[in-house]
RNA sequence: GCUUUCGUGGGAAAGUUGGUUAAUCCGUGUGCCUGACACGCACAAGAUCCCCAGUUCGAACCUGGGCGAAAGCA
Numbered sequence: 001g002c003u004u005u006c007g008u009g010g011g012a013a014a015g016u017u018g019g020u021u022a023a024u025c026c027g028u029g030u031g032c033c034u035g036a037c038a039c040g041c042a043c044a045a046g047a048u049c050c051c052c053a054g055u056u057c058g059a060a061c062c063u064g065g066g067c068g069a070a071a072g073c074a
Base pairs, nucleotide, nucleotide: 001073002072003071004070005069006068007067010026011025012024019057028044029043030042031041032040050066051065052064053063054062
């Protein structure tokens, strides 16, 4: 330099025939429980879905460019 794959709450990660509310687990906070802690239970907070532009009535999902990561080729 070229090709392919990937980028989603604090961490992991599902979801893309485009369609209201982006699951789940861990973690965090509050309450219940306990003499207290742990475990357990309930509830809650936390995402401009890497950035910009385009297509569309509508984009996490499609297209183009950029940035970053991994693998392969040279």
A computed fold for a 74-nucleotide RNA from Guillardia theta CCMP2712, annotated as transfer RNA. The coordinates come from a structure-prediction model, not an experiment, and the mean pLDDT is 81. Taxonomically the source falls in Guillardia theta (Eukaryota, Cryptophyceae, Pyrenomonadales, Guillardia). Its Rfam family is "tRNA". Rfam describes the family as follows. Transfer RNA (tRNA) molecules are approximately 80 nucleotides in length. The family's RNA type in Rfam is transfer RNA. Gene Ontology term of the family: triplet codon-amino acid adaptor activity.